RNA sequence: GGGGGAUUAGCUCAGUUGGCAGAGCGGCGGCUUUGCAAGCCGUAGGUCGCGGGUUCGAAUCCCGCAUCCUCCACCA
Numbered sequence: 001g002g003g004g005g006a007u008u009a010g011c012u013c014a015g016u017u018g019g020c021a022g023a024g025c026g027g028c029g030g031c032u033u034u035g036c037a038a039g040c041c042g043u044a045g046g047u048c049g050c051g052g053g054u055u056c057g058a059a060u061c062c063c064g065c066a067u068c069c070u071c072c073a074c075c076a
Base pairs, nucleotide, nucleotide: 001072002071003070004069005068006067007066010025011024012023013022019056027043028042029041030040031039049065050064051063052062053061
C1' cells in the first nucleotide's frame, strides 16, 4: 500500500425487507428474609464510531475519515 470483517446502553450482542432503537447480564428502587443470596415487580441508562450524501423517512443504502481484527504485497 491492497482485500475482507467489526464499531449499537456500563459489558456481551441482536436489529436479515429503509418506517416506534431492543435483549441478556450489570446498576438503582421495591416486595420477600432476622440478614445475605436466589426469586418476583418496577425503573433509569443511547449524538447507533465521526463527517457528508440520497430519501417523505437512514442503525440499515452511498462516499470519505478514524480505531480494532485478519489476509496479502512491498521495504529493511
The RNA shown here (transfer RNA) has 76 nucleotides and comes from a bacterium. Its mean pLDDT, the model's own confidence on a scale to 100, is 81. Its Rfam family is "tRNA". The family's RNA type in Rfam is transfer RNA. Rfam links the family to the GO term triplet codon-amino acid adaptor activity. The RNAcentral record of the sequence draws on ENA.